[in-house]
RNA sequence: GCUGGUGUAGCACAGGGGUAGUGCGAUUGAUUCGUAAUCAAUAGGUCAUCAGUUCAAAUCUGAUCACCAGCU
Numbered sequence: 001g002c003u004g005g006u007g008u009a010g011c012a013c014a015g016g017g018g019u020a021g022u023g024c025g026a027u028u029g030a031u032u033c034g035u036a037a038u039c040a041a042u043a044g045g046u047c048a049u050c051a052g053u054u055c056a057a058a059u060c061u062g063a064u065c066a067c068c069a070g071c072u
Base pairs, nucleotide, nucleotide: 001071002070003069004068005067006066007065010024011023012022013021018055026042027041028040029039030038048064049063050062051061052060
């Protein structure tokens, strides 16, 4: 330099045009003499960035950035 893949909550990931979710973690409450465990609730996201298509984009298209792999 070329090609491909990945980028979504603190962490690991799902979701592939129509309200953004799961597990673990965090906070609060219940339970307990107390802790753990258990149960209930809550918070936490400009879906890497910018542009395009569309009535509507996390999702489709292009470019850029970061990381990973392959080729040279």
Record summary
Model confidence (mean pLDDT): 84 of 100. Predicted 3D model of a 72-nucleotide RNA (transfer RNA) from an uncultured Eubacteriaceae bacterium. Its Rfam family is "tRNA". It is annotated as a transfer RNA. From the family's description: Transfer RNA (tRNA) molecules are approximately 80 nucleotides in length. It was read from a public genome assembly.